Source information: This is a predicted structure of a 92-nucleotide RNA (THF (Tetrahydrofolate) riboswitch aptamer) from a bovine gut metagenome. The prediction has a mean pLDDT of 86.

[in-house]
RNA sequence: CAGAGUAGGAUAAGCGCGUUAAGUGCCGACGGAUGGGAGGUCGCCGUCGGACGAAGCACGGUUCCGUGCGCGGUGCUUGUCCGCAUCCGCUG
Numbered sequence: 001c002a003g004a005g006u007a008g009g010a011u012a013a014g015c016g017c018g019u020u021a022a023g024u025g026c027c028g029a030c031g032g033a034u035g036g037g038a039g040g041u042c043g044c045c046g047u048c049g050g051a052c053g054a055a056g057c058a059c060g061g062u063u064c065c066g067u068g069c070g071c072g073g074u075g076c077u078u079g080u081c082c083g084c085a086u087c088c089g090c091u092g
Base pairs, nucleotide, nucleotide: 001092002091003090008082009081010080011079012078013077014076015075016074017072018071019070026050027049028048029047030046031045032044036088037087038086040084056069057068058067059066060065061064
């Protein structure tokens, strides 16, 4: 001098969940984890409280189930791409 490597983000596919409204997103409080080590937030996760809020339809048995097509800024996994400010360390 160069490189590897996080949490996570975007996108595609698969399998699901909800559509009888959870989930997602927003605000506040508290806590947690976060390249190999230490440590850390304006990023991420969890809990509690608050505000707001929706796209269903068709068919077959019948009041509950099944199937199909949708919808939700929906969950998980895999692939691809992006990807730690500080100090120390690793590789060339």